[in-house]
RNA sequence: GUUGCAGGCCGGGUGACCGCGGCGCGUUCUUCGGAACGCGUCGAGGAAAGUCCGGACACCACAGGGCAGGACGCUUCCGCAAGGGAAGGCGGCGAAAGCCGACGGAAAGUGGAACAGAAAGCAAACCGCCGCGCGCGUAUCUCCGGAGACGCGCGAGGUAAGGGUGAAACGGUGGGGUAAGAGCCCACCAGCGUCGUGGCGACACGGCGGCUCGCUAAACCCCGUCCGGUGCAAGGCGAACAGGGCCCGUUACGAGGUUGCCCGCCCAGGGCCCGGGUAGCUGCGUUAGAUGGAUGGUCGCCCAAGACAAAAUCCGGCUUACAGGCCUGCUACAGAG
Numbered sequence: 001g002u003u004g005c006a007g008g009c010c011g012g013g014u015g016a017c018c019g020c021g022g023c024g025c026g027u028u029c030u031u032c033g034g035a036a037c038g039c040g041u042c043g044a045g046g047a048a049a050g051u052c053c054g055g056a057c058a059c060c061a062c063a064g065g066g067c068a069g070g071a072c073g074c075u076u077c078c079g080c081a082a083g084g085g086a087a088g089g090c091g092g093c094g095a096a097a098g099c100c101g102a103c104g105g106a107a108a109g110u111g112g113a114a115c116a117g118a119a120a121g122c123a124a125a126c127c128g129c130c131g132c133g134c135g136c137g138u139a140u141c142u143c144c145g146g147a148g149a150c151g152c153g154c155g156a157g158g159u160a161a162g163g164g165u166g167a168a169a170c171g172g173u174g175g176g177g178u179a180a181g182a183g184c185c186c187a188c189c190a191g192c193g194u195c196g197u198g199g200c201g202a203c204a205c206g207g208c209g210g211c212u213c214g215c216u217a218a219a220c221c222c223c224g225u226c227c228g229g230u231g232c233a234a235g236g237c238g239a240a241c242a243g244g245g246c247c248c249g250u251u252a253c254g255a256g257g258u259u260g261c262c263c264g265c266c267c268a269g270g271g272c273c274c275g276g277g278u279a280g281c282u283g284c285g286u287u288a289g290a291u292g293g294a295u296g297g298u299c300g301c302c303c304a305a306g307a308c309a310a311a312a313u314c315c316g317g318c319u320u321a322c323a324g325g326c327c328u329g330c331u332a333c334a335g336a337g
Stems, first nucleotide, its partner, number of pairs: 001333002004330007012302007020043010045308001049319002052317005057231004069227005074088005089103001090101004104222002109220002111216002126163002128159003132155006140147002171189006190212001192209007235282003243274006254267001256266003303306001
């Protein structure tokens, strides 16, 4: 320098003008609730998103247990918890840095495997291989009666090494063995069981054994762990006006007001309910923040020419989208000192 990998950060800047919301101060006006204007200050994100997981919080339900349903599923640690994080184990990919993985159980049961193929699971035999029996042909031999290597056909068998089918064929490779073959025997490998050593553990390594048991559980299912339900439109407080209903009262022996009571005075209306658990306030934020409603626009200059997208109770995560740029560490290759 090129290349890839991992982690972190930024995600237009600046000026002018017009505008919006919160807070503070000032001036003016005011029906005294506030309003207008000016100044100052603050005003979206790394994902605010999807609303997927968990928690706080709130209300409802609840003696205890079960069924159904759902989520999750290697180990240790962190974390209230999490479909969370870190470090590791195992498997897969990559030359490497590194990346990816729903990663318990198929020897409890049920099911599935299109097409092809003989056969897709208590195995089976299409081509082939092998010996046996019978028949036919024949080199050759002959004591002329026959014998007959070899070839062909038929029959009943053996076999699963090879071929062929398939995503997958009853362990793999090699040797021995055999009529041909086969864990039939042996060595190594894989897998299973068991013992030892190392590790907190998942596991790893080694010894021994009998020789082998297919795949599929993001198919039903089984095992283990967890889950009461609903979500801030939860929940709390809660008006006013119009209109309507009922009751009390109206020349006063008084419904009501006037400081709790009396006198005195005023005075024709007064109370409750519906409207409506509506509007609004709260929940709700010591620097965004609501009427679930602000955070914007135009123009100039600069550059690498600006992506994905915009709060709505809060917090911890996950996932998804993202133009372009910066920094750090590492891998491989090449070159120079």
Molecule: Bacterial RNase P class A
Organism: Gaiellaceae bacterium